[in-house]
Molecule: transfer RNA
Organism: Gaiellales bacterium
RNA sequence: GCCCGGGUGGCGGAGUUGGUAGACGCGGGGGACUUAAAAUCCUCUGACCGAGAGGUCACACAGGUUCGAAUCCUGUCCCGGGCA
Repeated sequence: GCCCGGGUGGCGGAGUUGGUAGACGCGGGGGACUUAAAAUCCUCUGACCGAGAGGUCACACAGGUUCGAAUCCUGUCCCGGGCA
């Protein structure tokens, strides 16, 4: 240099026929159980604004296509692998 795969909440990791983003697990908060704990069970858990109701933003970054993009196209950055 060329080719292939990947980048999604605090972490791992789903979601690719374009149509509610974040299933499931870990971690964390609260509660139940217990003499007390552990284990187990229930519940909440992206960010910001707001008293609240609610609103806005968010899939590496920047553009494009589209009524609509994590998903398709282009460029850039980063990680892994292959060829030379």